[in-house]
Molecule: SAM riboswitch aptamer (S box leader)
Organism: soil metagenome
RNA sequence: CUCAUCGCGAGUGGUGGAGGGAACGGCCCUUGGAAGCCCGGCAACCUGUGCGCAAGCACGCGGUGCCAAAUCCGUCGGACAACGCGUCCGAGAGAUGAG
Numbered sequence: 001c002u003c004a005u006c007g008c009g010a011g012u013g014g015u016g017g018a019g020g021g022a023a024c025g026g027c028c029c030u031u032g033g034a035a036g037c038c039c040g041g042c043a044a045c046c047u048g049u050g051c052g053c054a055a056g057c058a059c060g061c062g063g064u065g066c067c068a069a070a071u072c073c074g075u076c077g078g079a080c081a082a083c084g085c086g087u088c089c090g091a092g093a094g095a096u097g098a099g
Base pairs, nucleotide, nucleotide: 001099002098003097004096005095006094011039013038014037015036019029020028021027023075024074025073026072040067041066042065045063046062047060048059049058050057051056071093076090077089078088079087080086
């Protein structure tokens, strides 16, 4: 850089001891214990085998990933509505995987 996905799912564990939710603005989580690490779990992008005309399905090891809230909401543009609070669509940004 390209493509795909992002309203599903996953802990009454151990350790640790104050932060965490990308940025910013909000709003939240957290000493009834944050992050990190270990164990555990979830899922199915890659991968193997089997089945299937095909779309695809089932199962397993592994490479990754993930395990509060829709990517927690918004950020830029548009449509609708409008006293005000808003609703929806797209883009952007971000995350993950494959190339």